[in-house]
Context: one part of a larger RNA
This record gives sequence, C1' cells and structure tokens, in this order.
RNA sequence: UGACGGGGACCCGCACAAGCGGUGGAGCAUGUGGUUUAAUUCGACGCAACGCGAAGAACCUUACCUGGGCUAGAAUGCCUCUGACAACCCUAGAGAUAGGGCCUUUCAUGGAAACAUGGACAGAGUGCAAGGUGCUGCAUGGCUGUCGUCAGCUCGUGUCGUGAGAUGUUGGGUUAAGUCCCGCAACGAGCGCAACCCUUGUCGGUAGUUACUAACGGGUCAAGCCGAGGACUCUACCGAGACUGCCGUUGAUAAAACGGAGGAAGGUGGGGAUGACGUCAAGUCCUCAUGGCCUUCAUGCCCAGGGCUACACACGUGCUACAAUGGCAGGCACAGAACGCCGCGAACCCGCGAGGGGGAGCCAAUCGUCGAAAGCCUGUCUCAGUUCGGAUCGCAGUCUGCAACUCGACUGCGUGAAGCUGGAAUCGCUAGUAAUCGCGGAUCAGCACGCCGCGGUGAAUACGUUCCCGGGUCUUGUACA
Repeated sequence: UGACGGGGACCCGCACAAGCGGUGGAGCAUGUGGUUUAAUUCGACGCAACGCGAAGAACCUUACCUGGGCUAGAAUGCCUCUGACAACCCUAGAGAUAGGGCCUUUCAUGGAAACAUGGACAGAGUGCAAGGUGCUGCAUGGCUGUCGUCAGCUCGUGUCGUGAGAUGUUGGGUUAAGUCCCGCAACGAGCGCAACCCUUGUCGGUAGUUACUAACGGGUCAAGCCGAGGACUCUACCGAGACUGCCGUUGAUAAAACGGAGGAAGGUGGGGAUGACGUCAAGUCCUCAUGGCCUUCAUGCCCAGGGCUACACACGUGCUACAAUGGCAGGCACAGAACGCCGCGAACCCGCGAGGGGGAGCCAAUCGUCGAAAGCCUGUCUCAGUUCGGAUCGCAGUCUGCAACUCGACUGCGUGAAGCUGGAAUCGCUAGUAAUCGCGGAUCAGCACGCCGCGGUGAAUACGUUCCCGGGUCUUGUACA
C1' cells in the first nucleotide's frame, strides 16, 4: 500500500422486510449428470455450466460409430500436355464409383485457307504448395461473460517522507453519481458519471397517397365505395417544450432539499444504446485468425446405413393442470408490431377436421398473412377424479420432403393415466411493473411448450434498515501478500 475480520461508523441495491405470483409434489417438453451403447460427436460446471454454443440433428447438417472406397487427394494458384468434359441414356452396385452409348470445344488477333499466338472452359500429368472440428484458451490475437451502469481508476507539476509511499481523491454538507458547494499544501488534467444518440409521452409547422372522412354531392344490403376535402386520425421530416427556470420554507449568504404554481410531462419524465483502471491463468484453438506439438494409404477425403432421439435413476429450466374468479356451447366486440415473389395467398367450392381445389390481388400505408385472445351477453354443468385434467395407447387420415421404421408436425374417432395446490428449501417482481391473454418474427422444405419482439386486461405492498446477501467511502486490528 492492499487484502481480510463472526471490528467500528456512514450509505446504497427487490438485499431483507411488506406484498403478489411461482419453483420444489403430478404429467409432458427441453438441457445436464449418470448409466447404457459399435457410436450414443464436442464444448460449457457456484453466482457468471445445465430451453447454454444449437435463431430449428429424418438424409444433409455431423465433427461420432459400422461397413464400402480414394491417396497430390474435395477446393485454389503457378507450370506442362491434351481437346475434350459435363448434361442425358443404359448396365453393375447400398451408394461413392466403374464400364458403355450419345455428343464432341469456344472467343480474340493475323491469314484466302491450312494454321500460328494469346485468353476462356474442361480433362490429365507432375512438382511447388495440400488437408486435419487432431492437442495445448496455462503459448496467443480477436470476441464474450462477470464484479457492475458499481462510482470509481489514474496522471503532470508542486509539497511531505531516508524509502515503500502519502497528499490531491481526506474533512463539513449534498447527490443516482469523485454530482455539486465550502474548506484544505495543494493546483490542474485524463479515463469513467452526466449530457450529446435512438425511442416513447404534449403542441405547432410542412406534406396529403396507398392513409384519413367533419361539411357538400352521388351511391349501396352495407361500405371512404365515388366526386371531393386538407379539418380530424395517422404517417415522417423540421421545430417548440423541462432548466430546480418561477414562488415559499429550510440551509452556511453555498450546493441542495422539501412544499407549491403553471404545465401533456417536474426535479435523471419512462425505456434503450452506451460498460472506466482492472479481477476471475473465467469462456472460446469446434466462428475466424495464429505459435508450438502431433498426423500424412490417415487423426485427411468420398459414400451408404446407424448414432447425436438410448433409459433403473438424479438435478436445472419450462409448458399443461389439479377447476366454478371455472369448463363447454352459441352470439357480439376491440390491437400493436412484423413478414411476404423459389413468396404471402383472398373470394368461392369440397372435406367433421388437419387440409384439398381455386387462383383474384399484391415487389405491398394499396393486396395478403389477419375471424386476435382474454373480454361482454345468453344458456348449460353443481363440487363429482367430474362436462376438471389431458398423459398414454389403438385405428383412420392430412401435409412437407427422394425418403417420416429407427426419428416430423398436425387432424378425426376411440382410450382416458397421474394430478384435489405440493416437505425441507428456493425464485421473480416496485407500475402500465407483477400476474394474465393472445399476435408476429428469426432459424426454417417440414418441425417451437424455447428464443426475440408486439400489443390487450391490469393489481397488491414498501413501517423501516436490527438481521441475511452483494457493493461503496472512512477508520481500526493483523503472525497474510
């Protein structure tokens, strides 16, 4: 100087408390451990591994296993040679591949042509070069997690100290903040904080189609449907607006705090992006790059099939429930955001349905996905393992795809399991939040209870900081560095 303390003082955070909803019990989904296996590829392991890499394992992916093959190799450059190769068809084979048939180059310049030179394409050869998701993240770059959006981390000069170092950065107040004020052997400065950026909330201006429809006219079963309008909504650009600016009180006359006015909004308005010096030899050699090591008829490459989907168990994360604030049936409403040409796909017809036929329109404020659901109204069920719950299994189907056996999703009929609110323990959340309800997107042929977004309905509670956890500042002890 740090680190640590079941030392002290002060302060903060859904840290506790106060509340609301869960997890832990059940079934299923998913990840992991373990076990099994020819293989169940690899990585990730307290917080910060475990719906994580994977934003999509039937083949492919794929790195694993079994078997069949190749050896300058699956790809690229340079060099040499050739003019054919491929596509298509036939045969053998699981295919890779092998054999045969068919077809047989092209462009530019010069030239009458033959041909010559150069380029493109394809094949072959040979050499230089290959290849490796093999090892080492404790050799590395890059990227990332975490403490933590915590308020800290430092420097120049000066001063003090033999020195390590201190001072500044401590102190009195204040703040979300090393934020600001005051004081002070310090005076300044940098990286962080804040602001500048995006979004949302109010108003104005500009603009008015594909959006909108108040007035006028037309028109319909209905309808901005048409003429029209530029008011409204909205769209998207430019501005205004909030600064403790104003008033009062407190305060040290300061910084600031509290109350009030005005205001759509008030003291950082809400949300996001933004992550200092560093810590964890944290994570990643399987994104990529890269040193070293290893491998070279194999640890490389091609192919078929299998596996990653196994199942006595154990754990994490979720979904669906156990019902009446509910289930079922009928009727009636109201979103936002996003996506669409190898695409979204309307009306209409067929099917109980998944879906099929059909193709209008739309490169989309124009057309479509798109009837949002919870909700409201009416009826029914009457506390029952039930008209709750839907696992499991049987049969019959639909769709995607070369192909759904291992191993897809969905539909119909039948079947109807566990489950009556969950031990010890444990998690999230302070407001348009929790809870609850549906909708969209990425990936994607197909496949979502996951992930990323979107809106609808919409709470309860916070006395307080003694205690648990984490963190900050000062101080004290130390046999630790």
Small-subunit ribosomal RNA, 3' major domain from an uncultured Acidobacteriota bacterium, 481 nucleotides, folded computationally.
The RNAcentral record of the full RNA draws on SILVA.